Background: Predicted 3D model of a 99-nucleotide RNA (SAM riboswitch aptamer (S box leader)) from Cytobacillus solani. The sequence is in RNAcentral, with records from Rfam and Ribocentre. The same sequence occurs in records of 2 taxa. The organism belongs to Cytobacillus, within Bacteria.

RNA sequence: UUCUUAUCAAGAGAGGUUGAGGGACUGGCCCUACGACACCUCGGCAACGGACUUAUUGUACCGUGCCAAUUCCAGCAAGCAUGUCUUGAUAGAUAAGAA
Numbered sequence: 001u002u003c004u005u006a007u008c009a010a011g012a013g014a015g016g017u018u019g020a021g022g023g024a025c026u027g028g029c030c031c032u033a034c035g036a037c038a039c040c041u042c043g044g045c046a047a048c049g050g051a052c053u054u055a056u057u058g059u060a061c062c063g064u065g066c067c068a069a070u071u072c073c074a075g076c077a078a079g080c081a082u083g084u085c086u087u088g089a090u091a092g093a094u095a096a097g098a099a
Base pairs, nucleotide, nucleotide: 001099002098003097004096005095006094007093008092013042014041015040016039017038021031022030023029025075026074027073028072043067044066045065047064048063049062050061051059052058071091076088077087078086079085080083
């Protein structure tokens, strides 16, 4: 990187450095000098695998992951109830396995 499977309405921030972007892409909308992104320190959450377990709505120990907004909303299609509607897909993210 690709493939397969599962999940995506819950959960969880302070400080330091830096200094203008960021929220995957496109459109919208939003966050941002009352400091974005990134990195560091500490803290936290508990989604997946492992371990342990009183077998769980547990522990946070190990490997990952995550800590604005439902994956922020939509993108394609179907339906009828014609709505900022519903459902399903696509795309994306994460984990586990495989090549």
Model confidence (mean pLDDT): 85 of 100.